[in-house]
RNA sequence: GGAGUUGGCUGAGCAGUCGCGCUAUUGUUUGUAAAAACAGUAGGGAGGAAAGUCCGGGCUCCACAGGACAAGGCGCCAGGUAACGCCUGGGAGGCGCAAGCCUACGGAAAGUGCAGCAGAGAGUAGACCGCCACCUCUUGCAAAUUUUGUAAGAGGCGGUAAGGGUGAAACGGUGCGGUAAGAGCGCACCGCGUCGGUGGUAACACUCGACGGCAUGGUAAACCCCGCCUGGAGCAAGACCAAAUAGGGGAACGUGCGCGUUAACCCGCGCAACAUGCGGUCCGCAUGUGAUUCCCGGGUAGGUUGCUUGAGGUGUGUGGUAACACACAUCCCAGAUGAAUGACUGUUCUCGACAGAACCCGGCUUACAGGCUAACUCCCUUU
RNA sequence: GCCGGAAUAGCUCAGUCGGUAGAGCAGCUCAUUCGUAAUGAGAAGGUCGUAGGUUCGAUUCCUAUUUCCGGCACCA
Numbered sequence: 001g002g003a004g005u006u007g008g009c010u011g012a013g014c015a016g017u018c019g020c021g022c023u024a025u026u027g028u029u030u031g032u033a034a035a036a037a038c039a040g041u042a043g044g045g046a047g048g049a050a051a052g053u054c055c056g057g058g059c060u061c062c063a064c065a066g067g068a069c070a071a072g073g074c075g076c077c078a079g080g081u082a083a084c085g086c087c088u089g090g091g092a093g094g095c096g097c098a099a100g101c102c103u104a105c106g107g108a109a110a111g112u113g114c115a116g117c118a119g120a121g122a123g124u125a126g127a128c129c130g131c132c133a134c135c136u137c138u139u140g141c142a143a144a145u146u147u148u149g150u151a152a153g154a155g156g157c158g159g160u161a162a163g164g165g166u167g168a169a170a171c172g173g174u175g176c177g178g179u180a181a182g183a184g185c186g187c188a189c190c191g192c193g194u195c196g197g198u199g200g201u202a203a204c205a206c207u208c209g210a211c212g213g214c215a216u217g218g219u220a221a222a223c224c225c226c227g228c229c230u231g232g233a234g235c236a237a238g239a240c241c242a243a244a245u246a247g248g249g250g251a252a253c254g255u256g257c258g259c260g261u262u263a264a265c266c267c268g269c270g271c272a273a274c275a276u277g278c279g280g281u282c283c284g285c286a287u288g289u290g291a292u293u294c295c296c297g298g299g300u301a302g303g304u305u306g307c308u309u310g311a312g313g314u315g316u317g318u319g320g321u322a323a324c325a326c327a328c329a330u331c332c333c334a335g336a337u338g339a340a341u342g343a344c345u346g347u348u349c350u351c352g353a354c355a356g357a358a359c360c361c362g363g364c365u366u367a368c369a370g371g372c373u374a375a376c377u378c379c380c381u382u383u
Numbered sequence: 384g385c386c387g388g389a390a391u392a393g394c395u396c397a398g399u400c401g402g403u404a405g406a407g408c409a410g411c412u413c414a415u416u417c418g419u420a421a422u423g424a425g426a427a428g429g430u431c432g433u434a435g436g437u438u439c440g441a442u443u444c445c446u447a448u449u450u451c452c453g454g455c456a457c458c459a
Stems, first nucleotide, its partner, number of pairs: 001379010012348007020045001022043009047354001051365002054363005059234004066283004071230005076090005091105001092103004106225002111223002113219002128164002130160003134156010172190006191214001192212005197206003238305004248296005253290001256271005273289005298458003312331008349352001384455007393408004402439001411425004432448005
């Protein structure tokens, strides 16, 4: 100098003028008051993803949330965390010269299923070509005389899994021995499995030892098995106030039994039944037995609260490889509800991407013009 | 804001435990007719919204993404 890898930060700057919504505060006016309107002052006013709504939690209501089944999710090991499908570290496998990156990575020796076409054979393996033995026949040659030997060919019956061929996939690989030809048939090495040993918390590893000729092909983002986890709904949750209307029509269950009381009803208690509690079933629990539930129709589309101080930010120190935790100090940093955060002027530069909070956090994923920075790897050159 | 669903031929839709995707209508060609319609015969037409993954193989299973559609207030 070039190429690259990983992490972090940032997301045009400055000045002026005029606006917008929020909080605090001052003044004036209205009002009995609460408060409202207007004017002024001060403070702060979108994001790294506010997004997708894919996970996890807080919060709220339904039993302070229960049991069983079903259903769904997750899946190497250890740690972190409020929790997670997230993060950190490690293991194994794969990619890269390397820094480094990627992985839905439990179980296929519990069972069931699937594999089109091609191919002999697709999971109980199998024999098309080839190779080889035997039998029969034919032909040639030699010896000999109607037999024997040898070579080639055809047919039959077998043996093979070396080689060819099919396929995504064909029941360990290489070599030597062995054999009629072959074959873990035998042996050596490699691979694989089981048991043990050693190291490691563990996953797992080992140039460790013994045994086994090899059984156990693939697919679980197919059913399934094993382990762990999950109750449902969501701030349009929920609470309070106000306004308006036809307290209209239809459907469902509509009150049973016993006891107490009473003249009887009402009422109270117990049992049963039914309804509701936004979800699949059953149990259980709570409430009610009519201000019940559902549908059609009708009315209002107003206000307050929930609403932002929080698993919060920043700095320092300590522990830890790290994620993270702890201690101390310090700071308060949007809360709208037709929904604020903008416009104009001047100026500078590298001429500006994706994009706009809506109950709140922790993650993941997706989109993104660029700029700054730290560590590391490879190549070339110079000293 | 929250919750759910869909995408397959020009249009409307089928397609289940994964194996080369079909129907009706429309359009095209031929026949029939003097001509048109109807009718009959035939052929064509699909990156299964897009991208990636699992698998030998994906419309189907998984993940991400794009577009479209629907529901959710309070009172009585």
Predicted 3D model of RNase P RNA and transfer RNA as a complex of 459 nucleotides. It holds a member of the Rfam family "Bacterial RNase P class A". Rfam describes the family as follows. Ribonuclease P (RNase P) is a ubiquitous endoribonuclease, found in archaea, bacteria and eukarya as well as chloroplasts and mitochondria. Its mean pLDDT, the model's own confidence on a scale to 100, is 79.